[in-house]
The part of an RNA shown here (small-subunit ribosomal RNA, 5' domain) has 473 nucleotides and comes from an uncultured bacterium.
Its Rfam family is "Bacterial small subunit ribosomal RNA". Its family is annotated with structural constituent of ribosome and ribosome in the Gene Ontology.
The full RNA is in RNAcentral, with records from ENA and SILVA.
Context: one part of a larger RNA
RNA sequence: AACGAACGCUGGCGGCAGGCUUAACACAUGCAAGUCGAGCGGGCCCUUCUGGGUCAGCGGAAGACGGGUGAGUAACACGUGGGAACGUACCCUUUGGUUCGGAAUAACGAUGGGAAACUAACGCUAAUACCGGAUACGCCCUUUUGGGGAAAGGCUUGCUGCCGAAGGAUCGGCCCACGUCUGAUUACCUAGAUGGUGGGGUAAUGGCCUACCAAGGCGACGAUCAAUAGCUGGUCUGAGAGGAUGAUCAGCCACUCUGGGACUGAGACACGGCCCAGACUCCUACGGGAGGCAGCGGUGGGAAAUAUUGGACAAUGUGCGCAAGACUGAUCCGGCCAUGCCGCGAGAGUGAUGAACGCCUUAGGGUUGUAAAGCUCUUUUGUCCUGGACGAUAAUGACUGCACCGGAAGAAUAAGACCAGGUGUAACUUCUUGCCAGCAUCCGCGGUAAUACAAUAGGUGCUAGCGUUGCUC
Repeated sequence: AACGAACGCUGGCGGCAGGCUUAACACAUGCAAGUCGAGCGGGCCCUUCUGGGUCAGCGGAAGACGGGUGAGUAACACGUGGGAACGUACCCUUUGGUUCGGAAUAACGAUGGGAAACUAACGCUAAUACCGGAUACGCCCUUUUGGGGAAAGGCUUGCUGCCGAAGGAUCGGCCCACGUCUGAUUACCUAGAUGGUGGGGUAAUGGCCUACCAAGGCGACGAUCAAUAGCUGGUCUGAGAGGAUGAUCAGCCACUCUGGGACUGAGACACGGCCCAGACUCCUACGGGAGGCAGCGGUGGGAAAUAUUGGACAAUGUGCGCAAGACUGAUCCGGCCAUGCCGCGAGAGUGAUGAACGCCUUAGGGUUGUAAAGCUCUUUUGUCCUGGACGAUAAUGACUGCACCGGAAGAAUAAGACCAGGUGUAACUUCUUGCCAGCAUCCGCGGUAAUACAAUAGGUGCUAGCGUUGCUC
């Protein structure tokens, strides 16, 4: 000097920021991802009788973003710079199409099973759901004149969808060089291990996987093993070189009760999806089921220690929708906390027989001290009363009658904590105690005249803070 600090005493206001560093411990409860009727058929309600609302279901795109956490990871994880063998929904540009049919199924109806979660068989029905045929500029596979493969309609009738192909943009997967902590009281490690060929697999390269073959590969320039750790831009300190660190904000990575797995999809091996196993919790009619706050609040626990079960979608932004819009604990705001930084205040002038009290005294006086009282003013702040934006304009304001402006009364509502023997270091008297009680960073004070303990009067530096502790330079 610094802090995501804590503790003690004290505490007026505002602005801006920050706020579980510990148990990646367990979680009651509410909310955090919904949307589309201009894809579809129904149930219910209303109705101006041709429209509207609502509900579950089928269908679509979105739930791979946004949010949280740092357990794991010493690694192509991250950072800087390159590379070739790749993918890319939505968006943009270009180009060519959008034809003919079919069979189902949920909802629904009726019949059952089950405590529930849920579920069985029967019957009916629709689609932008599913399947087949046709066509194919370009596309794919084969290398010969061969083979393969597409589509979906809707309405408010001029818009919007759908399919094939090419290019772009964006985002991502992969590879390489260099850099990235400690230990040798860890010296050898390695059998898919190193390379080749054939095959498989992937969007794509590759021991990524597999069969065969070869005898390799790494290592004192520290392999392997162990311990620790998310990385970076940055942050703190320092004249710098360095050292320490990685909260908030931003980029990347990893994880989302623990371990494993795939499905769907352009994209996941998916926090609020699925399956299996495990621990834990809950329900049960004992047959069987349900759950995952490292989302936002909140609870218990741990701890020196860290906040509200708040408001709004008004702004910004994402997803859905033609739109209106609905959703959004992202976000924007309010609440709590001197946790930090910054700013402001707690009055100003005058006022001497230098009042009184207090303290000291050589008893003369000194000091408190212009301090007070008194007189004359002011009103920051606070209180009360008006007005009242910007943020958003065509309209829409949670914040909020907030910021700010004007006015009224009234010195009113507002000071403490540490220190004073020496050094850093500015600042001394009296009394009490008597190696006791105590102080102390170090040196050291205290055993009867203590400037060092406890107090008093006065004093020094700092100030809504002041000190102590911890940690870093």